[in-house]
RNA sequence: GAACAUCAUAGGCAAACCUAUCGAAAGGUAGAGACGCAAAGCUACGGGUCUAAGGAUGUACUUUGUACUUUCACGAUAGCCGGGUUGCAGAA
Repeated sequence: GAACAUCAUAGGCAAACCUAUCGAAAGGUAGAGACGCAAAGCUACGGGUCUAAGGAUGUACUUUGUACUUUCACGAUAGCCGGGUUGCAGAA
């Protein structure tokens, strides 16, 4: 220096549950807490999944509209997978 994640060490992140808060929801953020993680750092580019305020659609009631049906991401997820990108320690 490269590769690597079998093993040692230092440090790191933090699922579920609970509380507060933002959001229509999915979910986010903070606290608390550890199921796990060698990129569980960053990035919604491809696929997947979740949600449907709002839009479109149809039906009913009857007309300022209301209720329901179907559908759509412009919302979310990087701890679903792949891609891109950056990177700590280095015992054997």